The RNA shown here (Bacterial RNase P class A) has 370 nucleotides and comes from a Candidatus Krumholzibacteriota bacterium.
The sequence was found by an Rfam model in a public genome assembly.
Its mean pLDDT, the model's own confidence on a scale to 100, is 80.
Rfam family: Bacterial RNase P class A. It is annotated as a ribozyme. Its family is annotated with tRNA processing, dimeric ribonuclease P complex and ribonuclease P activity in the Gene Ontology.
Of the family's consensus pairs, 94% are formed in the model.

RNA sequence: GGAGCGGACGGGAUGAUCGCGGGUGCCCUUCGGGGUGUCCGAGGAAAGUCCGAGCUCCACAGGGCAGGGUGCUGGGUAACUCCCAGUGGGGGCGACCCCAAGGAAAGUGCCACAGAAAAUAUACCGCCGCCGGCUUGCCGGCGGUAAGGGUGAAAUGGUGAGGUAAGAGCUCACCGGUGCUGCCGGCGACGGCGGCAGCCAGGUAAACCCCACCCGGAGAAAGACCAAAUAGAAGCGGAGAAGCGGCCCGCUUCGUUUGACUCUCGGGUAGGUCGAUCGUGGCCCGCGGAAACGCCGGCCCCAGAUAAAUGAUCAUCACCGGUCCGCUUGCGGACAGGGACAGAACUCGGCUUACGAGUCCGCUCCGCCG
Numbered sequence: 001g002g003a004g005c006g007g008a009c010g011g012g013a014u015g016a017u018c019g020c021g022g023g024u025g026c027c028c029u030u031c032g033g034g035g036u037g038u039c040c041g042a043g044g045a046a047a048g049u050c051c052g053a054g055c056u057c058c059a060c061a062g063g064g065c066a067g068g069g070u071g072c073u074g075g076g077u078a079a080c081u082c083c084c085a086g087u088g089g090g091g092g093c094g095a096c097c098c099c100a101a102g103g104a105a106a107g108u109g110c111c112a113c114a115g116a117a118a119a120u121a122u123a124c125c126g127c128c129g130c131c132g133g134c135u136u137g138c139c140g141g142c143g144g145u146a147a148g149g150g151u152g153a154a155a156u157g158g159u160g161a162g163g164u165a166a167g168a169g170c171u172c173a174c175c176g177g178u179g180c181u182g183c184c185g186g187c188g189a190c191g192g193c194g195g196c197a198g199c200c201a202g203g204u205a206a207a208c209c210c211c212a213c214c215c216g217g218a219g220a221a222a223g224a225c226c227a228a229a230u231a232g233a234a235g236c237g238g239a240g241a242a243g244c245g246g247c248c249c250g251c252u253u254c255g256u257u258u259g260a261c262u263c264u265c266g267g268g269u270a271g272g273u274c275g276a277u278c279g280u281g282g283c284c285c286g287c288g289g290a291a292a293c294g295c296c297g298g299c300c301c302c303a304g305a306u307a308a309a310u311g312a313u314c315a316u317c318a319c320c321g322g323u324c325c326g327c328u329u330g331c332g333g334a335c336a337g338g339g340a341c342a343g344a345a346c347u348c349g350g351c352u353u354a355c356g357a358g359u360c361c362g363c364u365c366c367g368c369c370g
Stems, first nucleotide, its partner, number of pairs: 001366009012317007020041009043341001047352002050350005055219004067215005072086005087101001088099004102210002107208002109204003124149002126145009157175006176200002178197008223274004232265001234264002237261001240254005281300004286295003319338002322335006
């Protein structure tokens, strides 16, 4: 200098003006609210709603079926499919990254194309034996074989020797796998070093399935309360009640067994209040732990709207790259420009996804110079 790997960070700052939501003090009020002062007012993901919980209502003797989820080990956590540390496997020269990582020897299914054959059955070329034919080194038939060639992503362990007509774990040695087993290390997954057995078994389970463990349902439109209106063969009273522009008369209508009307009760629509923001909360120091995390102490209060506020403009400064100018060659100045993804809606813990321009730390590989 180039190419990469892992992790962390903030997500512009200050001021002015105008405006919006909420709390609170004071003043005014026709009690609906208004004015004014002061304080607070989005995120690292508030998002997707994918997991796990709190909270609420419904359901619930017990057991089973169905359905769904999870699946190496130890730890963390309120809990998790999350996190930390490891084991095993895979990828990369490496830093490092990835893994849904029980069972294919319970059973079933599937395995494109090519190929004889994709799994218990088989042979295209080849090799070997026997028989027959003849043009005497070829053809045909029957049989043996799976060493070699060929196909394929994958072909019935590999190498060598013996053996044989030719061959074959057919036999033997070594290597690999599998099963059983001994010792050592580790809490454990597992690792290391042996012993025995020719046992040699294709792949696929985010295919059906089998095994082990876990799981009730619905969600703040949950739910609780207040309560105009309407439905009431609910209760007390009850002979009057209503209309005709204010009063009287009068008239009309309804009612006095079918009870008008008043009051009460009940009910719960519109609307309102709560749920609702102090919580498994945040920040800092210390201690324990390898870490995730836990514990002790101190400090802090940090949106609460409901069609839904958290904004806009201007100025100065900072950041970023671009153009131009000056030169001391990496600094100074001028000009125009840029600033993402997104937006609370009951609350937490995670995961995933989106994100302009950056900053910092650690590490790896390659090249060059000293």